[in-house]
RNA sequence: GCCAACGUAGCUCAGUCGGCAGAGCAGUUGUUUCGUAAACAACAGGUCGGUGGUUCGAGUCCACUCGUUGGCUCCA
Numbered sequence: 001g002c003c004a005a006c007g008u009a010g011c012u013c014a015g016u017c018g019g020c021a022g023a024g025c026a027g028u029u030g031u032u033u034c035g036u037a038a039a040c041a042a043c044a045g046g047u048c049g050g051u052g053g054u055u056c057g058a059g060u061c062c063a064c065u066c067g068u069u070g071g072c073u074c075c076a
Base pairs, nucleotide, nucleotide: 001072002071003070004069005068006067007066010025011024012023013022019056027043028042029041030040031039049065050064051063052062053061
């Protein structure tokens, strides 16, 4: 330099053919207990890496770009 995959909640990851952004764990509160843990219930937590575009509507499609990982190459 070229190619591919990945980037979504604090962490690990779903999200189908474009149509209300989710799960588990972690966190907070409550119930239960003499107390803790466990169990159960509820709550909170997100500019979907960034910018622009297409569209009535984008996590999803397109362009550019940033980062991570892997592969190829040693041409200049």
Molecule: transfer RNA
Organism: Chloroflexota bacterium